Predicted 3D model of a 72-nucleotide RNA (transfer RNA) from Ostreobium quekettii. The sequence is in RNAcentral, with records from ENA. It matches the Rfam family "tRNA". Rfam links the family to the GO term triplet codon-amino acid adaptor activity. By type it is a transfer RNA. The organism belongs to Ostreobium, within Eukaryota.
RNA sequence: GCCUUUUUAACUUAGUGGUAGAGUAUUUGUAUGGUAAACAAAAAGUCACCGGUUCAAUUCCGGUAAAAGGCU
Numbered sequence: 001g002c003c004u005u006u007u008u009a010a011c012u013u014a015g016u017g018g019u020a021g022a023g024u025a026u027u028u029g030u031a032u033g034g035u036a037a038a039c040a041a042a043a044a045g046u047c048a049c050c051g052g053u054u055c056a057a058u059u060c061c062g063g064u065a066a067a068a069g070g071c072u
Base pairs, nucleotide, nucleotide: 001071002070003069004068005067006066007065010024011023012022013021018055026042027041028040029039030038048064049063050062051061052060
C1' cells in the first nucleotide's frame, strides 16, 4: 500500500427495509428477626460518525474512525 470482517444498554449479545429484544449488572418492591439467594417491577439504546437510496434504514450503498485478520 491492497483486501476481508466487526462496531447495537455499564458488560456479553439477538435482530436480512415497517417505531430495538434478551441475559448479567444497577435501582425499587415482596419476602426474612436481619442479610444473601429467590420472586416481581422499573430505568438505561441519537444502533461508532458523516452522507446517499427509499414513503420508511440497526438493516442497502459510499466515505471516515476504531478493533481484528490476511496478502505484498